[in-house]
RNA sequence: ACCGCUCCCCGGGCAGUCGCUGGUUUUCGAAUGAAAAUUGGAGGAAAGUCCGGACACUACAGAGCAGUGUGCCUCCUGAAAGGGGGGGACAGGGGUCCGAGAGGACCGCUGGACAGAUAGUACCACAGAAAACAAACCGCCUUUUUCGGAAGGUAAGGGUGAAAAGGUGGGGUAAGAGCCCACCGCGCCGAGGGUAACUUAGGUGGCAUGGUAAACCUCUCACAGUGCAAGACAGAACAGGGGAAGGGCUGCUCGUCCGUCCAAUCCCCGGGUAAUAGUCGCAGAGAUAAAUGACUGCCGAAGUCCAUACAGGAUGGAUGGAACAGAAUCCGGCUUACAGGGGAGCGGCCGCC
RNA sequence: GGCAGAGUAGCUCAGUGGUAGAGCAGAGGACUCAUAAGCCUUUUGUCGGCGGUUCAAAUCCGCCCUUUGCCACCA
Numbered sequence: 001a002c003c004g005c006u007c008c009c010c011g012g013g014c015a016g017u018c019g020c021u022g023g024u025u026u027u028c029g030a031a032u033g034a035a036a037a038u039u040g041g042a043g044g045a046a047a048g049u050c051c052g053g054a055c056a057c058u059a060c061a062g063a064g065c066a067g068u069g070u071g072c073c074u075c076c077u078g079a080a081a082g083g084g085g086g087g088g089a090c091a092g093g094g095g096u097c098c099g100a101g102a103g104g105a106c107c108g109c110u111g112g113a114c115a116g117a118u119a120g121u122a123c124c125a126c127a128g129a130a131a132a133c134a135a136a137c138c139g140c141c142u143u144u145u146u147c148g149g150a151a152g153g154u155a156a157g158g159g160u161g162a163a164a165a166g167g168u169g170g171g172g173u174a175a176g177a178g179c180c181c182a183c184c185g186c187g188c189c190g191a192g193g194g195u196a197a198c199u200u201a202g203g204u205g206g207c208a209u210g211g212u213a214a215a216c217c218u219c220u221c222a223c224a225g226u227g228c229a230a231g232a233c234a235g236a237a238c239a240g241g242g243g244a245a246g247g248g249c250u251g252c253u254c255g256u257c258c259g260u261c262c263a264a265u266c267c268c269c270g271g272g273u274a275a276u277a278g279u280c281g282c283a284g285a286g287a288u289a290a291a292u293g294a295c296u297g298c299c300g301a302a303g304u305c306c307a308u309a310c311a312g313g314a315u316g317g318a319u320g321g322a323a324c325a326g327a328a329u330c331c332g333g334c335u336u337a338c339a340g341g342g343g344a345g346c347g348g349c350c351g352c353c
Numbered sequence: 354g355g356c357a358g359a360g361u362a363g364c365u366c367a368g369u370g371g372u373a374g375a376g377c378a379g380a381g382g383a384c385u386c387a388u389a390a391g392c393c394u395u396u397u398g399u400c401g402g403c404g405g406u407u408c409a410a411a412u413c414c415g416c417c418c419u420u421u422g423c424c425a426c427c428a
């Protein structure tokens, strides 16, 4: 120098002319308003509305159940959601080593919605003998036989399947089998280490402990609902009528409050609105379905072409002309979209000295 | 702006872990002098897209895309 990965930042600039929109001031006008001056005017995602909050209302009366979410450990950050660092176990590759083998150890890389499958329930199609309270199709062995077979034992072998009932080796046996033994794997127990997840060696259990919890569920911690069209105020117009007895914190139950025929509230039908364009909420962008732009000139990155020089990076000229997108109560996150440029770190490879 | 739902054959819909279905429509046959109805046979799917969980996904989970509906005030 080139290529790749990760993270961060930027994401066209300047000038002129003409416009759009909010505020303020001045002038004009009887008034709705008009003109001038001055000042403010999109994003890193304004997006999706997926989380969490502020704020507002529902009854300053709640309780239980249901429901929803969270999910290895630890530390930091944060209002929360979320984010980050470190560690652990697991899974998948790679390398080295040990072992007869099953398998194991160490090093480094990558990954993730990573609690529990010995609390219980459910499911596991087809195939297969059997799919989880264990199972006998073939095969093997024993007995019997009318020689077709029958009864019993057996999970070592075959075959099926995504998955087959611990694995390897030996003993043992009629044949076999954790039936027994050694090692390996798994569970449990107490002990040591570690804040913890977890781990180490030992003892112990013959192991009937298959998988799925993004199936129900259990454990854990947390959660009231609605959503600025929330809601408060002012004010115009119209036409009320009917239904159910209940209604209110909006799933259920209890409780409580209000109402119970002069009928609050709620539901349905109908009516009205200058007004779903009043004021506030509401903001140094801002709300009327919604302004933030257009043109001209200069500059301008990548890309393409040509020329020159060189170990390589280079230099000059021509052409070219910028992605995704766009506020609607506000804020913090997550996710998704995004041409191009810059910076930092790490890795690979090449050239020259 | 906020909230809720839907997407499966040409159309309308069912299917909520285990080989994707029904009605209508379409095509062919038979019947008829001919047509319609009725009868018989039959075609059709990236289950909106991408990714994940699972042995296995239309179905469960996440993220996108498209589309539909509701929500003002006063009586």
Base pairs, nucleotide, nucleotide: 002348003347004346005345006344007343008342009341010340012299013298014297015296016295017294018293020041021040022039023038024037025036026035027034028033043324047335048334050333051332052331053330054329055227056226057225058224062254063253064252065251067223068222069221071219072087073086074085075084076083077082088114090111091110092109094107095106096105097104098103115218116217120216121215122212123211124210137158138157139154140153141152142151143150144149166184167183168182169181170180171179185207186205187204188203189202191200192199193198231280232279233278240269241268242267243266246258247257248256271427272426273425303319304318305317306316307315308314354424355423356422357421358420359419360418363377364376365375366374371408379395380394381393382392401417402416403415404414405413
This is a predicted complex of two RNAs, RNase P RNA and transfer RNA, with 428 nucleotides together.